[in-house]
Background:
c-di-GMP-I riboswitch aptamer from an Actinomycetota bacterium, 78 nucleotides, folded computationally. The model forms 95% of the base pairs in the Rfam consensus. The coordinates come from a structure-prediction model, not an experiment, and the mean pLDDT is 84.
RNA sequence: CAACGACAACGGCAAACCCGUCGCGAGGCGGGGGCGCAAAGCCCGGGACCUGCACCUGCAGGGCGUCCGGCUACCGAA
Numbered sequence: 001c002a003a004c005g006a007c008a009a010c011g012g013c014a015a016a017c018c019c020g021u022c023g024c025g026a027g028g029c030g031g032g033g034g035c036g037c038a039a040a041g042c043c044c045g046g047g048a049c050c051u052g053c054a055c056c057u058g059c060a061g062g063g064c065g066u067c068c069g070g071c072u073a074c075c076g077a078a
Stems, first nucleotide, its partner, number of pairs: 004076002012037002017032006035065001041071003045068003049062005
């Protein structure tokens, strides 16, 4: 340094649900809350799924905690 991931350490993120709010909607944002996560950090890449409008030619959107891939990153046992 790379790979790797521990009954290690410092920490981090935050599911369902509830409240408020935005949106036609999938969902987003804030607060609470923790199911979990070694990338549950990011991505104008590819696929699948979901929503709206069309009317089966399609167009627009959504979630990276959907998968693959790419980029970056704390620690350092085996």